[in-house]
């Protein structure tokens, strides 16, 4: 000193939370000593019990009566005197002090400063002065009575310092009357004069102590006054003894305090009066302060004393342990009638989250009484009890590494607890145990206390525990848990890998305590005086005129309110804070020393203020021009619109997006003539003009407010703001009465729509309109109050005036009105001489979002409402501005077989394939729009196989390792479906040790078990779209921007020119590979023109030529025109095999889908271990009402079909491909050459061509299905394979909605090859043959790309959000 929370990020607003400090505190865990303090915050609720005020015999009778003395004795004892002692009574002092409490009280009750010329003060202090003389009484007592009881009555007797007369007395009181003198008034002080009035007590004897008057002091009080310190106006009016006078009373005193008359008066917005709350201060806590809370203990003030009321005594009370009533409660009783007051100490119930002993003693300090001795004292001083605070000690110290065991974690190496502990040595504070033993008391007396304190002994012995570890905020990990349980102060963790829950280990902090609730300050500049705001985040009142109040132009002069300087007094002690000092130290306790503030007294006079006087710049008045939809009547104009009549004149109008209702043959719409009749005023019109604002618009008149500008001249601060008050004040809507053409709320009807109480039409009422009067609101907005001042410009446009070479125009001046932009501001956006800049001065409003501008309350209004204005209760945000993104049934420019134009399709039929659903023991399992569905699968009869169903085995079908053991593997026979079981055989490597096999133990294999949402690799989409980024600069408070935008241009962020950007980097484009031309080189298996030769490129030769394989070469907009900005490019040409990327592939920035895959591998974590593992035989994956995607094969004549004929290329091949030949219709068989392939082989390409039938039909189209016969591969062909013939010959005659693909050697058509494979493609991956049609263009739908714009979205329109 700031931190967390609003967002995909920012920056601001702005609320919430949180770290600090504090408490008379309670809870929860724990709990060793001492020290000083603290301790009913709640029922001012009830109290049992005991104790807290008593004391004097030196005031006073009387009664007690030990002891001592004296007399007597019968020695038991009695008798006198007598005084200590006790109780009770008269009397005096005290009981008004202490001690409790905070109910009450917003008050002169408290603080604080001041008066009292308006008072009183027992006890005590000084001083002056006095006490003379008399009287009658009464309690106690004694008798008698009443009563339960408290208590009382009646005779009688008694005394004082009780009580009551006479007398004397002053400076005393009271009246008269003089002198001096003082003061702010009322009056005050001193000194005379005369007249009246008023005092007393003794008791003790040694001084004493005591009583009266008077005057002073002192201490205590009682009264008044300034100014100080709560909430509320949703309390505006309060008061009749009220203000206030006169006389009168009372009172220690003023005084309506009382009273009788008189007079209206007193208080209030600077908040009276009422509600609420509340004892005040000194201080306390907390803050840097300024402030905010707060008023426990200590200390002063004040109220109270069971509730409410009285007054008596007395110096003092209207009394807390007095009286008296009256209530309410308790208690006692013989029912008549009596007692009581813990808010004293202790202690009881009670109520509470909660607060203590029915201790000891007057030793000390204080108080009451007494002459003292002394008594009294729950004040006081001690002690117990309680971690409640605060403060100090302490649970050990130092050495020890095999880094032990143990517990936790692990990559299993190893880390960590951890020198920690064990062990080794060494102290003994405190706590125990013993001895000794203060100070507190200058004379005696000591509760506390054998207590502080000293000293000795033992032994490390008796002494740690609580909260946290996601961020904030120090301080991680492991297992459980599984949106369960549970955390949480805020964000927020928790849905199977939680560092936030729980435990555990380790860590952090504090520490005899730690947390946690609750309250106060703090941070919060979050009510802002110091120190904040209103254009958009909360916030300028619609407007304006004016009261109060605030403020306020130049100048003289004076005063001294404010202000400033010095002094004085006070500001109680304690606290605080600085110094010292004493308890070992500290807390704690003691001395010194300072303090805002009031209030006086002296000065000072710039400044504000007060009062006198001047002055003109501000203000305003008067002249004179001037411009306007300012305001009010009033009268007037055309044009349109609809009625009405009349004339022409026919079938429709009208209205929509397209209709419809509604109008019309009873004559409409249209036209033409006349009439009526209300309301608005076209153009001129404008970013103009006027008005304070709402507002104002045809034109003329009459009334009448403002502005502005120009010359003088007057007035002379007459100003500005403006709570409360008054007025205006759009539209709508209200009353009454008029008007009513045209619009038009409600409403009727027609459409639209799923619905359509709406937009759209066709009607139509209030209303709009005028007159009076209400209403009082609006995005009444410039979302910006009003005045004055200053502070760059630049262009418009209205108005007025000035000067100039005043026709035109040009300069410049003053008011208005817009733009643009500088300096400054601002969160940004923007504002910017018309400020939201820079200063003043009034006002008005604002303090988080929701409730709510709401409810209650008052005020206005007819009403409708309007104006003023909360709280419970919820949420942690709600908001402004500005970024980046995404989106838009938003705009621009552009691209794609995207559409368009084509062309062939699918969608119907059969079939074959996958897939959903069914179904089943099982039909394993995954892929689900695009981008899953002829997908994993490049091929399921068994194997595969993962599924089922039986049969088996458990260190296991697989691996490695240790230890042990051993006629194994194999091959026979039997038994099984097989697996496996059982018998017989059986001697493997090596010299040897041993190995290999096998067989038991153990460690462990093993899982296509789950989790693609824990990964990792791999792959699919957008997309082969043109995009995505960096560095440095540079702008921006930032996030971010800029570059990447812009003109052009490209298939492309290609390029090219501009440009605060300069470059660069992935992508694009080339670089690789096929293919198309020539070239050179080699020619075998390949080639054959020309020479020979042959059936035949067969074979000799050749390398021309094909082609094969290598390397080159060639295409650069490179050349010419035109267009473009002279560029980049574009278009057209020429050469060229090939022209603008030649055609084709491979190549896939960054990044989306939590997009697919755990069953291709891989792998974390779980989960199964005689099974979720393994081994075997069968079955299943093929199942079939059905729906779907893919595709094949067709519905035929551009065609089937027969017959004869021609022409590829890409591959493949030894468990192979098989030629020829023979067999058989034929699949295929038998034999059996050559080939590991430019040589042999598959291998006859086929659609084509030529020719013959078939004539439009379910057909000589289509073949599906079915029957029968066969081959082929394989251990098996039944579930469940393909082929062949011969027989059968379904559906289907061109396919609804809709929907796919292609832009050229493509699309269609034709066949041929491979991968996989024992057998089994309509599928997949490739190969050639033949071989089209159409792109006017880009408005539209699909999906992209760039710039812009709104956005309350950001999981990002599949959002978000409303209402019911």
């Nucleotide at each position: 000193a700031g931190a967390g929370u609003u967002u995909g990020a920012u920056c601001c607003u702005g609320g919430c939370u949180c770290a600090g400090g504090a408490u008379g505190a309670a809870c929860g865990c724990u709990g060793g000593c001492g020290g000083c303090g603290u301790g009913c915050u709640u029922c001012a609720c009830a109290c049992a019990u005991g104790c807290a005020a008593g004391u004097c015999g030196a005031a006073c009778g009387a009664u007690u009566a030990a002891a001592g003395c004296c007399c007597u004795u019968u020695c038991g004892g009695g008798g006198g005197u007598g005084u200590a002692u006790a109780g009770a009574g008269u009397g005096g002092c005290g009981a008004a002090c202490u001690g409790g409490u905070g109910a009450g009280u917003a008050a002169c009750a408290c603080g604080u400063g001041a008066g009292c010329a308006a008072c009183c003060u027992a006890c005590c202090u000084u001083c002056u002065g006095c006490a003379c003389u008399g009287g009658g009484a009464u309690a106690a007592c004694u008798u008698g009575g009443u009563g339960a009881a408290a208590a009382c009555c009646a005779a009688g007797c008694u005394a004082a310092u009780a009580c009551c007369g006479g007398a004397u007395a002053c400076u005393c009181c009271u009246g008269a009357u003089g002198g001096c003198u003082c003061g702010c008034a009322u009056g005050g002080g001193c000194u005379g004069u005369c007249a009246g009035g008023g005092a007393a007590a003794g008791c003790a004897u040694u001084u004493a102590c005591g009583g009266c008057a008077g005057a002073a002091g002192a201490u205590g009080g009682g009264c008044u006054c300034g100014c100080g310190g709560c909430c509320u106006a949703u309390u505006a009016g309060u008061u009749u003894g009220u203000u206030g006078g006169u006389g009168g009373g009372g009172u220690a005193a003023c005084g309506g305090c009382c009273u009788a008359c008189c007079a209206a008066g007193a208080c209030c917005a600077u908040g009276a009066u009422g509600g609420g709350u509340a004892g005040c201060c000194g201080g306390g806590c907390u803050g840097a302060g300024a402030g905010g809370c707060u008023g426990a203990u200590c200390g002063g003030c004040c109220a109270c004393a069971c509730u409410g009321g009285g007054a008596c005594u007395g110096a003092g009370a209207c009394a807390c342990g007095g009286c008296c009533c009256a209530g309410a409660c308790u208690c006692c009783u013989a029912c008549g009638g009596g007692a009581g007051g813990c808010a004293g100490c202790a202690g009881u119930g009670g109520g509470g989250a909660a607060u203590u002993u029915u201790g000891c003693g007057c030793a000390a300090u204080g108080g009451g009484c007494g002459a003292a001795a002394g008594c009294c004292u729950g004040a006081c001083g001690c002690a117990g009890c309680a971690a409640c605070g605060c403060c100090g000690c302490g649970u050990g110290c130092g050495g020890g590494a095999a880094g032990a065991a143990g517990g936790c974690c692990u990559u299993c190496g190893g880390g960590u607890u951890g020198u920690a502990a064990a062990c080794c040595g060494c102290u003994u504070u405190c706590a125990g145990u013993a001895g000794g033993a203060a100070a507190g008391a200058u004379u005696a007396u000591g509760a506390c206390g054998g207590u502080a304190c000293c000293u000795a002994c033992a032994g490390a012995a008796g002494a740690a525990g609580c909260u946290c570890c996601g961020g904030c905020u120090a301080a991680a990990u492991a297992c459980g848990u599984g949106c369960c349980a549970g955390c949480a102060g805020c964000c927020g963790c928790g849905g199977u890998a939680a560092u936030a829950c729980g435990u555990a280990u380790g860590g952090a902090g504090c520490a005899a305590g730690c947390g946690u609730u609750a309250u106060c300050c703090g941070g919060a500049u979050u009510c802002a005086u110091u120190g904040g705001g209103c254009g958009u985040a909360a916030a300028g009142a619609g407007c304006g005129c004016g009261u109060a109040g605030g403020c306020g132009g130049c100048u003289u002069g004076u005063u001294a309110a404010g202000u400033c300087a010095g002094g004085u007094g006070u500001c109680a002690a304690a606290u605080c804070u600085g110094g010292a000092g004493g308890c070992u130290c500290a807390a704690c306790c003691u001395c010194c020393a300072u303090c805002c503030g009031c209030a006086c007294c002296u000065g000072a006079a710039a400044c504000u203020g007060a009062c006198a006087g001047g002055c003109u710049g501000g203000a305003g008045u008067u002249c004179g021009g001037u411009a306007g939809a300012g305001g009010a009547a009033a009268g007037u104009g055309g044009a349109a619109u609809u009625c009405c009549c009349a004339g022409u004149g026919u079938a429709g109008c009208g209205g929509u997006g397209g209709a419809a209702u509604g109008c019309g043959c009873a004559g409409a719409u249209a036209u033409u003539g006349g009439g009526a009749g209300g309301a608005a005023c076209a153009c001129c019109a404008a970013u103009g003009g006027c008005g304070a604002a709402g507002g104002c618009a045809g034109c003329u008149u009459u009334c009448u407010g403002g502005g502005c500008c120009g010359c003088a001249a007057c007035u002379g601060a007459c100003g500005c703001u403006a709570a409360g008050g008054c007025g205006c004040g759009a539209a709508a809507g209200c009353u009454a009465g008029g008007g009513g053409a045209g619009c038009g709320a409600a409403c009727a009807g027609g459409a639209u729509u799923a619905g359509a109480u709406a937009c759209c039409c066709u009607g139509g009422u209030a209303g709009u309109c005028c007159u009076a009067g209400c209403c009082g609101u609006a995005a009444a907005c410039g979302a910006u109050g009003g005045g004055c001042a200053c502070u760059a410009g630049g262009u418009g446009u209205g108005g007025g005036g000035a000067g100039a070479u005043c026709a035109c125009u040009c300069u410049u001046u003053c008011c208005g009105u817009g733009c643009c932009g500088c300096a400054g501001c601002u969160a940004a956006c923007g504002c910017a001489u018309u400020a939201a800049g820079u200063g003043c001065c009034c006002c008005g409003c604002c303090u988080g979002g929701g409730g709510a501008g709401u409810a209650c309350g008052g005020c206005c209004g007819c009403a409708a409402g309007g104006c003023u204005a909360a709280a419970a209760c919820u949420c942690a945000a709600a908001g402004g501005a500005a970024u980046u993104g995404a989106c838009g049934g938003g705009g621009g420019c552009c691209c794609g077989c995207a559409c368009a134009a084509g062309c062939a399709g699918c969608g119907g039929a059969g079939c074959a394939u996958g897939u959903g659903g069914c179904u089943u023991a099982a039909u394993u399992c995954g892929a689900u729009g695009c981008a899953a569905c002829g997908c994993g699968a490049a091929g399921a009869a068994c194997c595969u196989u993962a599924c089922c169903u039986g049969g088996g085995c458990u260190u296991g079908a697989c691996a490695u390792g240790u230890a042990a053991g051993u006629g194994a593997a194999g091959c026979g026979g039997c038994g099984g479906a097989a697996a496996c079981g059982u018998c017989g055989u059986g001697g493997c490597c090596g010299a040897a040790a041993g190995g290999a096999g096998c067989u038991u133990a153990c460690a462990c294999a093993g899982g296509u078990g789950g989790u693609g949402c824990a990964u990792g690799g791999c792959u699919g989409u957008c997309g082969u779209c043109a995009g995505c980024u960096c560095g440095u600069g540079u702008c921006g408070u930032g996030a971010g921007a800029u570059g990447u935008u812009g003109g052009g241009u490209u298939a492309a962020g290609u390029c090219c020119c501009g440009c605060a950007a300069c470059g660069a980097g992935c992508g694009c484009a080339a670089c690789c590979c096929c293919u198309g031309u020539c070239g050179u080189a080699u020619g075998u298996u390949g080639c054959c023109a020309g020479c020979a030769u042959u059936a035949a490129g067969u074979u000799g030769g050749g390398g021309a030529c094909c082609c094969a394989u290598a390397c080159g070469a060639g295409a650069c907009u490179g050349c010419c025109g035109g267009c473009g900005u002279u560029a980049a490019g574009c278009c057209g040409g020429a050469g060229g095999a090939a022209g603008g990327u030649g055609g084709g592939g491979a190549u896939g920035a960054g990044g989306u889908c939590a997009a697919g895959u755990c069953a291709u591998c891989a792998u974390g974590c779980c989960c199964c271990u005689u099974a979720u593992g393994u081994c075997c035989a069968g079955g299943g994956c093929u199942g079939c009402a059905c729906a779907c995607g893919u595709g094949c094969u067709a519905c035929a004549a551009u065609g089937g079909u027969c017959g004869g004929u021609a022409c590829a290329g890409c591959g493949u091949g030894c468990u192979g491909c098989g030629a020829a030949c023979c067999c058989g219709c034929g699949a295929g068989g038998g034999u059996a050459a050559g080939c590991g392939a430019a040589u042999c082989a598959c291998u006859u390409a086929a659609a084509g061509c030529c020719g013959g039938c078939c004539u439009c039909a379910g057909u000589u189209c289509a073949g599906a299905u079915u029957g029968g016969a066969g081959g082929c591969u394989g251990c098996a062909a039944u579930u469940c394979g393909c082929c062949u013939c011969c027989a059968u010959g379904a559906a289907g005659u061109a396919g609804g909605a809709g929907u796919u693909g292609c832009u050229a050697g493509u699309a269609a058509u034709c066949g041929c090859g491979g991968a996989u494979c024992a057998g089994c493609a309509u599928g997949c991956c490739g190969c050639g043959g033949u071989g089209a049609a159409u792109a006017c263009g880009u408005u539209c739908c699909c999906g992209g790309g760039c710039c812009u714009u709104g956005u309350a979205c950001a999981c990002a329109c599949c959002g978000c959000c409303c209402g019911u």
Notes:
Predicted 3D model of a 1364-nucleotide RNA (small-subunit ribosomal RNA) from an uncultured bacterium. Rfam family: Bacterial small subunit ribosomal RNA. Rfam links the family to the GO terms structural constituent of ribosome and ribosome.